[in-house]
Context: one part of a larger RNA
RNA sequence: CCCUCGUUAAGGAACUAGGCAAAAUGGCCCCGUAACUUCGGGAGAAGGGGUGCCCCGGUAGGGUGAAGGCCCGCGCGGCCGGAGCCCGAGGGGGCCGCAGUGAAAUGGCCCUGCCGACUGGUUACCAAAACCACAGGUCUCUGCCAACUCGGAAGAGGAUGUAUAGGGGCUGACGCCUGCCCAGUGCCGGAAGGUUAAGGGGAGGGGUUAGCCGCAAGGCGAAGCUCUGAACCGAAGCCCCGGUGAACGGCGGCCGUAACUAUAACGGUCCUAAGGUAGCGAAAUUCCUUGUCGGGUAAGUUCCGACCCGCACGAAUGGCGUAACGAGCGGGGCGCUGUCUCAACGAGGGACCCG
Numbered sequence: 001c002c003c004u005c006g007u008u009a010a011g012g013a014a015c016u017a018g019g020c021a022a023a024a025u026g027g028c029c030c031c032g033u034a035a036c037u038u039c040g041g042g043a044g045a046a047g048g049g050g051u052g053c054c055c056c057g058g059u060a061g062g063g064u065g066a067a068g069g070c071c072c073g074c075g076c077g078g079c080c081g082g083a084g085c086c087c088g089a090g091g092g093g094g095c096c097g098c099a100g101u102g103a104a105a106u107g108g109c110c111c112u113g114c115c116g117a118c119u120g121g122u123u124a125c126c127a128a129a130a131c132c133a134c135a136g137g138u139c140u141c142u143g144c145c146a147a148c149u150c151g152g153a154a155g156a157g158g159a160u161g162u163a164u165a166g167g168g169g170c171u172g173a174c175g176c177c178u179g180c181c182c183a184g185u186g187c188c189g190g191a192a193g194g195u196u197a198a199g200g201g202g203a204g205g206g207g208u209u210a211g212c213c214g215c216a217a218g219g220c221g222a223a224g225c226u227c228u229g230a231a232c233c234g235a236a237g238c239c240c241c242g243g244u245g246a247a248c249g250g251c252g253g254c255c256g257u258a259a260c261u262a263u264a265a266c267g268g269u270c271c272u273a274a275g276g277u278a279g280c281g282a283a284a285u286u287c288c289u290u291g292u293c294g295g296g297u298a299a300g301u302u303c304c305g306a307c308c309c310g311c312a313c314g315a316a317u318g319g320c321g322u323a324a325c326g327a328g329c330g331g332g333g334c335g336c337u338g339u340c341u342c343a344a345c346g347a348g349g350g351a352c353c354c355g
Stems, first nucleotide, its partner, number of pairs: 001350008010341002014339001019336001027051005036041001038173001052095005061087004068080004072075001096100001108334007115326002120132002136171007148157003174321004179251003184248002186244005193239003199233002204228005211220003252270005279313001280310001291307005
C1' cells in the first nucleotide's frame, strides 16, 4: 500500500453526476395517526410509551374436561360435578446494570412532481425500465367442411367450439372525453358506360397444284392441305359513381383595424380536401433559453406553481385527470452517519523479508 472488518474528537452531505456506500430505523404490546380516496385504502402513516429478573402468585380470568353422583324414552344419551393438564393478563412490592426484542434475525421517515393504472413478463452472460403483457375499449373478418394457420397432399389445429363464439388490427384500469377533412391512398358498395386477356369468330390475304393459257420464258389457278387473319362476341381488374377516420393519413398565409400606447373581439384578400375543437403547454416535446414572474435556498442552468411568443402538444400512432401500486426517473426536508473537512488507531488476510 491492497482486501475484508471494528472504533473515532468537533462538525453533519460541506462529499458526489447522485447520500453511491455506510450509518440510522428495526421484534412484540399499548396509545395515536393527516391530505387524498375508486371508501377497499392511504396505515406499520407520522409520532409516542412499554419490554429483564425475584416475590405476592402460575393470582384474576380463559381453554380442555377425568373420577364420582343424579335422571331417563337406556344410548358412543342428558344434567351435575370439578381432578389433572394447558394458556395467562393487569396490579402491588423488591433487585441489578450505561444499556432488559441486553446476542442473532428484524421497516429509516415525510413532502412534491413525471411516466406506467395495478399483480405479472423481459435483453440466459453489462440495461428490469416510462419496454412487453394486462383486464377494459373499439374497428374488422368469420353462418360452420367458418374465417384463419400448418402441410405437396391426405390431414390437423381453430373446436368435440358455433356471433355472449373464433381470427386479425389498434388502444390499454377507472373518470371526463375523443372535434374538422373522403381531395390522394386503402377498404366497402355500385345489373349503366369506357377500356380489356384467353377463348369464340372467321371477312380478307399468303403457300402448294389438278387444270387452263403461252412457241418458250412464264402467267392464271378450283378443291384439298396449310400459314396467317379484320369486324364482332368475350370476365375480373382499372377508369367511372358513391360510402368510409378507434382505415393510411392531413388539420394554412398575407394585410389592415379600438379616443395614450400596446393589443386586436372586427374587416379584407389568397390558397385548401379541410385549415387544430376540448384539454394541456419552456412539457420524457421549447431551438432562441439559465424565457418571464412567483415559491423554495444566504446563494437554485435542476425542482414546484403560473404566463403562452406551442422553432416543432393535441384527442384510441388516443387527449387530459386520477386513489392505490413501483429495486422506475426528478426536486426538497427530518433523522443518521468516515461520504466529506481530514484523517487516525485497531483486527484478520495479502503484498514485502528470511527460509